[in-house]
Molecule: Glycine riboswitch aptamer
Parts: sequence; structure tokens; C1' cells
RNA sequence: AUGGCACUCCGGAGAAGGUCAUUGAGUUGACUGCCGAAGGGGCAAGGCGAACAAUCUUUCGCUAAUCUCUCAGGCAAAAGGACGAAGUAGCUU
Repeated sequence: AUGGCACUCCGGAGAAGGUCAUUGAGUUGACUGCCGAAGGGGCAAGGCGAACAAUCUUUCGCUAAUCUCUCAGGCAAAAGGACGAAGUAGCUU
């Protein structure tokens, strides 16, 4: 000095303050509708590798996201929040 991580701080979307019962309660249960940006699952045009084959290829495996699913989570505020900006006398290359 570069990249990554950690920590501090700032920004940070979506969707019922649903219905019925229950509780001291924003508690618990059932039901319906909905959201995607914790986490998790899925997908390969392309890339990489392997096998077969022998120039036409074929098959298999691995690999991504803000795509997709909605298991988990969430649908007033608070909290959480992918991601981004700044900082650090921390860790790592």
C1' cells in the first nucleotide's frame, strides 16, 4: 500500500397496528392475506474440471446474484436489516 474480516458510527427498502379466541401483557394458539434485504434452499448462458469420443460433439461434476423459492424471518413504532459511506493504536494476506 491492496484485498478480506472485526469493531465504532451514519444511511438503509418491502409487506394486515388483519380476524377469532386467550393473557397482567406488544402473552399464547388457530386461521386468512401479503413481503424479501438476517440465515437457508434452487437455477448455469458463461467459466473451470473430468469421462467418452476423435474433430461434429456428447455426458457428468463444481461454481453467482439484489435472480428465484418463502423453510426460517418479517408486515405501526422500537428492534432487526442485505448493501453502501466514513473511521480504527484490532486480526489476516